[in-house]
RNA sequence: GCCAGGGUAGCUCAGUUGGUUAGAGCGUGGGACUCAUAAGCCCGAGGUCGGCGGUUCGAAUCCGCCCCCUGGUA
Numbered sequence: 001g002c003c004a005g006g007g008u009a010g011c012u013c014a015g016u017u018g019g020u021u022a023g024a025g026c027g028u029g030g031g032a033c034u035c036a037u038a039a040g041c042c043c044g045a046g047g048u049c050g051g052c053g054g055u056u057c058g059a060a061u062c063c064g065c066c067c068c069c070u071g072g073u074a
C1' cells in the first nucleotide's frame, strides 16, 4: 500500500437490514433495609452514536472522504 472487521455511557457490548423517548450489564451517586457491613431492593446522573460532508420528510443505521484500533497479505 491492498483486503476484512471494528469505533455507541467510565468499562464490556446490544441496537432486528432508516421512524416514535438511544438501551442493557458492570461501575458510580442517593435512598430504604440492618446493631453494622455485604448481598439483594428502589430512584438517579452520565452519550454532539470517531470527525466532516451528502442522500432523505426523517440517519447510530445508507453514500463519500478523513482519523484511530485489530487481523490478514506483499
Stems, first nucleotide, its partner, number of pairs: 001073007010026004019057001028044004050066005
Predicted 3D model of a 74-nucleotide RNA (transfer RNA) from a Candidatus Kerfeldbacteria bacterium. It matches the Rfam family "tRNA". The sequence was found in a public genome assembly. The coordinates come from a structure-prediction model, not an experiment, and the mean pLDDT is 81.